[in-house]
This is a predicted structure of a 74-nucleotide RNA (transfer RNA) from a Pseudomonadota bacterium.
The sequence is in RNAcentral, with records from ENA.
NCBI's taxonomy places the organism under Bacteria, Pseudomonadati, Pseudomonadota.
Rfam family: tRNA. Rfam links the family to the GO term triplet codon-amino acid adaptor activity.
RNA sequence: GUCCCGGUAGCUCAGCCGGAUAGAGCGGCCGCCUUCUAAGCGGCAGGUCGGGCGUUCGAAUCGCCCCCGGGACG
Numbered sequence: 001g002u003c004c005c006g007g008u009a010g011c012u013c014a015g016c017c018g019g020a021u022a023g024a025g026c027g028g029c030c031g032c033c034u035u036c037u038a039a040g041c042g043g044c045a046g047g048u049c050g051g052g053c054g055u056u057c058g059a060a061u062c063g064c065c066c067c068c069g070g071g072a073c074g
Stems, first nucleotide, its partner, number of pairs: 001073007010026004019057001028044005050066005
């Protein structure tokens, strides 16, 4: 330098052949239970979907450019 994969909640990741409120597990907080803790159960909070521009009635999802991480080739 060229190509490929990835970037979504504090962490690990789904969703990614466009569709209405963006999710799960763990973690955090509150409550229930328990003599207490753990476990278990219920609830709550938490997200510019890496950034910008574009396409579209509508973008996490499609196109272009850039940034970051990993890999292949030279």